This is a predicted structure of a 71-nucleotide RNA (transfer RNA) from a Patescibacteria group bacterium.

């Protein structure tokens, strides 16, 4: 330089172009003599700009980092 894959709640994962879900963490609460187990509620996210589109996590350009190959 080129080619390919990849970025979502703190973390790790899901989502035919149609409410952005789920577990663990965190927080509240109930259970216990405390803690932890459990139950029950809760908060939290689409790497940036741009297009297309009634609508975009998803599709197209573009830019950023990360991994892998090339030379």
């Nucleotide at each position: 330089u080129c080619g390919g894959g990849g970025c979502u709640c703190g973390u790790c994962u899901a989502a035919c172009g149609g409410c952005a879900g789920g577990a663990c963490a965190c927080c509240u609460g109930g259970u216990u003599u405390u803690g932890g187990u459990c139950c029950a509620g809760g908060c939290a996210a689409u790497c940036g700009g741009g297009g297309u589109u009634c609508g975009a996590u998803u599709c197209c350009c573009u830019g950023g980092c990360c991994c892998c190959g090339a030379a």
Annotation
The prediction has a mean pLDDT of 81. It matches the Rfam family "tRNA". By type it is a transfer RNA.